[in-house]
Model confidence (mean pLDDT): 90 of 100.
The RNA shown here (c-di-GMP-I riboswitch aptamer) has 78 nucleotides and comes from a soil metagenome.
It matches the Rfam family "c-di-GMP-I riboswitch aptamer". From the family's description: GEMM was predicted in a large-scale screen for bacterial structured RNA regulatory elements.

């Protein structure tokens, strides 16, 4: 690497939650060698509340399937 055993589940949908973005769970399968797990840095999303005359600004929301980054981890030649 090539195999084997299996994992996990995109979009979409039906339920439930949220002010939304999103999450949950149930269907489904785009794809994933960590597509396990943590918001610690970066971006990126939302704007309830607060600030603004106004148009908008802002994370304590969120996103790990955006990227670093930290942990755990199945099988096997060189």
């Nucleotide at each position: 690497a090539a195999a084997a055993a299996g994992g996990c589940a995109a979009a979409c949908u039906c339920a439930u939650u949220g002010a939304a973005a999103g999450a949950u769970g149930g269907g489904g399968a785009c794809g994933c060698a960590a597509a396990g797990c943590c918001a610690c840095g970066g971006g990126u999303c939302u704007a309830a509340a607060g600030u603004g005359a106004a148009a908008a600004c802002u994370a304590u929301g969120a996103u790990a399937g955006c990227c670093g980054g930290g942990u755990u981890a199945c099988c096997a030649a060189a």